[in-house]
Predicted 3D model of a 73-nucleotide RNA (transfer RNA) from Candidatus Merdousia gallistercoris. The prediction has a mean pLDDT of 81. Its Rfam family is "tRNA". It is annotated as a transfer RNA. Taxonomically the source falls in Candidatus Merdousia (Bacteria, Opitutia, Opitutales, Intestinicryptomonadaceae). The same sequence occurs in records of 5 taxa.
RNA sequence: GCCCCGGUAGCUCAGCCGGUAGAGCACGUCCUUGGUAAGGACGGGGUCGGCGGUUCAAAUCCGCUCUGGGGCU
Numbered sequence: 001g002c003c004c005c006g007g008u009a010g011c012u013c014a015g016c017c018g019g020u021a022g023a024g025c026a027c028g029u030c031c032u033u034g035g036u037a038a039g040g041a042c043g044g045g046g047u048c049g050g051c052g053g054u055u056c057a058a059a060u061c062c063g064c065u066c067u068g069g070g071g072c073u
Stems, first nucleotide, its partner, number of pairs: 001072007010025004019056001027043005049065005
């Protein structure tokens, strides 16, 4: 220098052939218990790495860019 994969909740990730942003764990409240743990119910938490473009509509498509990993020369 070129190519490929990843970046989404505090963490691990799904969603990525455009149409309401989700799961598990963690966290908060409550139930249960003599009290914990475990279990159960409900809830809070996101400008989808950044900027721009296409579109009625973008996490999703396109361009540039930042960052992590891998490969080739």